[in-house]
């Protein structure tokens, strides 16, 4: 910047491993270590079928504002009034409901309910 509308983004959780920190062990007189261990944790990653909020979208309403779009009425005319749209604004509701699901593969240090993927399949 654009798109999307069982939308998208953020925060968090179940969960995940080990880059960094820490912890434990080992080595070392000590400082410390380019040693080992995912090890309660912190940083980090994280759900379509988990939570929550923002924006967007949809529906309903308000009649606040703008344009002058349509209809009717008044008027010689300019114009005015009412009603109905429309664009914006504000409010509310929803974002539904339903959702069993491999293996193999991919990324980052690595792994995972991450991606592939509301996939392949199943009923």
């Nucleotide at each position: 910047g654009a798109a999307a509308a069982a939308g998208u983004c953020g925060u968090c959780u179940a969960g995940g491993g080990u880059u960094c920190c820490g912890u434990u062990g080992c080595c070392g007189c000590a400082a410390g270590g380019u040693c080992a261990a995912g090890c309660u944790g912190g940083u980090c990653c994280a759900a379509g079928a988990g939570a929550u909020g923002g924006c967007g979208u949809a529906u309903g309403g308000c009649a606040u504002g703008g344009g002058g779009c349509g209809u009717u009425c008044u008027g010689c005319g300019a114009a005015g009034a009412a009603c109905g749209g429309u664009c914006a604004g504000c409010c509310a509701u929803a974002u539904c409901a339903c959702a069993c699901g491999g293996a193999a593969g991919g990324a980052c240090a690595a792994a995972a309910g991450c991606c592939u993927g509301g996939g392949a399949g199943a009923a």

The prediction has a mean pLDDT of 81.
Predicted 3D model of a 123-nucleotide RNA (Guanidine-I riboswitch aptamer) from Cohnella lupini.
Its Rfam family is "Guanidine-I riboswitch aptamer". For this family Rfam cites "New RNA motifs suggest an expanded scope for riboswitches in bacterial genetic control" (Barrick et al., Proc Natl Acad Sci U S A, 2004).
The source organism's lineage runs through Bacteria, Bacillati, Bacilli, Caryophanales and Cohnella.